About this RNA: The RNA shown here (SAM riboswitch aptamer (S box leader)) has 103 nucleotides and comes from a sheep gut metagenome. The sequence is in RNAcentral, with records from MGnify.
RNA sequence: CUUAUCAAGAGCGGUGGAGGAACGGGUCCUGUGAAGCCGCGGCAACCGCACCCCAAAAGGGUGUAUGGUGCUAAUUCCUGCGGCGUAUCAGCCGGAAGAUGAG
Numbered sequence: 001c002u003u004a005u006c007a008a009g010a011g012c013g014g015u016g017g018a019g020g021a022a023c024g025g026g027u028c029c030u031g032u033g034a035a036g037c038c039g040c041g042g043c044a045a046c047c048g049c050a051c052c053c054c055a056a057a058a059g060g061g062u063g064u065a066u067g068g069u070g071c072u073a074a075u076u077c078c079u080g081c082g083g084c085g086u087a088u089c090a091g092c093c094g095g096a097a098g099a100u101g102a103g
Base pairs, nucleotide, nucleotide: 001103002102003101004100005099006098011040012039013038014037015036019029020028021027023080024079025078026077041072042071043070046068047067048064049063050062051061052060053059076097081094082093083092084091
């Protein structure tokens, strides 16, 4: 950079000591102990693997967590730009940004 997904799901202990939820705003979590690290558990089918549908490719379905990642407060916690809408809010849609996988 390209592409797919992001309304579901899943926690305890040790260590550590004050911060954390990407960034700005908001709102939350946190000494009834934050981040980080370690151990053990759990969730999940993105890749992989097995089987199947299809004439084949593309594509799709089912299963599998002993393989490679990922995740395990709150919808990607909400919002940041644009459109619809409203007296104003609310609400809805799309985008941006971000996260994860694959290339």